Two RNAs folded together computationally: RNase P RNA and transfer RNA, 460 nucleotides in total. Its mean pLDDT, the model's own confidence on a scale to 100, is 76. Rfam match: Bacterial RNase P class A. By type it is a ribozyme. Rfam describes the family as follows. Ribonuclease P (RNase P) is a ubiquitous endoribonuclease, found in archaea, bacteria and eukarya as well as chloroplasts and mitochondria.
[in-house]
């Protein structure tokens, strides 16, 4: 000094001064105590993703959520965190890059089943082309050479994403794991390392039977009851306490989703019509948030201190000036530097991302301006 | 807020158990037919199958994210 990797941090300043908005608390004044209005004080007021709603719990209701099958869906190397995940950490196997590091839906294709279009002879089979033999004619002195048929042949060529290990040597009529040697496979056992995944040996077996796809059904392990705060609980205040259907007086109905048990209940439920569009709760302290010790490669635990920070429902968190700060671009300096630029003045400019709580937490995805730290790896130059 | 459902030509659908040129009706546009006009008869152009990314030789079809349109959802009695 140039180009990069990986892991965080802040995230539209800062202060001052006016005026706004939401909520909690104090006063005061109006009101018949209240309720409830106005003033006027003081505290508090959006995100790292509040977003998409993609998983995963909390809480709530279905019985206290129970039991058994099916059905449906998820997930899918191995080990650990974790309330719990499909999330995170570390690690194996493949796979990128010179490196730092990165990416991976990564069980099963000998369970069965099924698909592989067009081209190609043949797509799990196979003989079009060529190679060899034999053979009908024919042409020639002979070798032979053309053509009919019949057999061999997966080594050559074509065609295709994919065509049944590779290389050599023998062998053959011409080939071929036909046989052999080496090098790949795949199945078994055994022992060593490792908690596993798997890894490096080793012995033995198979000439190789095992092509691909499971983000095609499927299969084999594991898990999973349904709904969602418009959940649910209470108050008020309206209205035709209405009408149809189905099933029923207990071997029936109904109750949360297919079936059966099982528990509650005795009339239920379902569509229509009617009526409100009002208030309170749930509603924010919760697996919380920071620091330090200690375990742990880590993800996190686990002790101990400290902190109190939004609860709005047409849905508050704003607006305007002035000073600073910082970032742009332009000028100036015999200011430092070889340079490139930096340093300090001065104009003018701009105040800018993505987005905005809506029970609340773990996470993952997704979009995003700018500025910063730390650690590392390549490359060039100087000492 | 919270469930759901669907993007294929201008407009309304097929196709979506993956196989190469994506079709059909209507509408547009050109001729023929008529004395012109509708109707009719013929033909022709009009799509990155909403976008990216992945799985496959091979994607409208099948996985994941994204964008976008639509629809249900209160209480009471």
């Nucleotide at each position: 000094g140039g180009a990069g990797u990986g892991a965080c941090u802040u995230a539209a300043g800062a202060c001052g001064a006016u005026c706004g908005c939401g909520a909690g608390g104090a006063g005061c004044u109006g009101g018949u105590u209240g309720a409830c209005a106005g003033c006027c004080c003081u505290u508090c007021g959006a995100g790292g993703a509040a977003a998409g709603u993609c998983c995963g719990g909390g809480c709530u209701g279905c019985a206290u959520a129970g039991a058994g099958c099916a059905a449906a869906g998820a997930u899918g190397c191995c080990g650990g965190g974790u309330a719990a995940c499909g999330c995170c950490c570390g690690g194996u196997g493949g796979g990128g890059g010179u490196g730092a590091c990165c990416c991976c839906g990564a069980g099963g294709a000998u369970a069965g089943u099924g698909c592989c279009a067009c081209a190609g002879a043949g797509a799990u089979a196979g003989a079009c082309c060529g190679c060899c033999a034999g053979u009908u004619g024919c042409a020639u002195g002979a070798u032979u050479g053309c053509c009919u048929c019949u057999g061999g042949u997966a080594a050559g060529g074509a065609u295709g994403a994919a065509a049944a290990g590779g290389u050599g040597c023998g062998g053959u009529a011409a080939g071929a794991g036909c046989g052999c040697a080496c090098c790949g496979c795949c199945c078994u056992g055994c022992a060593c390392g490792g908690u596993a995944a798997c890894g490096g040996g080793u012995a033995g077996g198979g000439g190789c039977u095992a092509g691909g796809c499971a983000a095609a059904c499927c299969c084999c392990a594991u898990c999973u009851g349904c709904a969602g705060c418009a959940a649910g609980g209470c108050c008020a205040a309206a209205u035709a306490g209405g009408a149809a259907a189905a099933c029923g007086c207990a071997u029936a109905g109904c109750g949360u989703g297919g079936c059966u048990c099982g528990c509650g209940c005795u009339g239920u439920u379902u569509u229509c019509g009617g009526g409100u569009u009002g208030g309170c709760u749930g509603c924010u302290g919760g697996a919380g948030c920071c620091g330090a010790u200690a375990g742990g490669c880590a993800a996190c635990u686990a002790u101990c201190g400290g902190c109190g920070u939004a609860g709005a429902u047409g849905a508050a968190u704003g607006a305007u000036c002035g000073u600073c700060u910082c970032c742009a671009a332009c000028c100036u300096a015999u200011g430092c530097g070889c340079a490139a630029g930096c340093u300090a003045g001065g104009u003018u400019g701009a105040a800018g991302a993505c987005a905005a709580a809506a029970c609340c937490c773990g996470g993952c995805u997704u979009a995003c301006c700018a500025a910063g730290u730390c650690a590392c790896u390549c490359c060039g130059c100087g000492c | 807020g919270c469930c759901c459902u669907c993007g294929u030509a201008g407009c309304u659908c097929a196709g979506c158990u993956g196989g190469a040129u994506a079709g059909a009706g209507c509408g547009a546009c050109c001729g023929c037919c008529u004395c012109c006009u509708a109707a009719g008869c013929g033909g022709u152009a009009g799509g990155c199958c909403a976008c990216a990314c992945g799985u496959u030789c091979g994607a409208a079809u099948c996985g994941u994210g994204u964008c976008g349109a639509g629809g249900g959802c209160a209480c009471c009695a």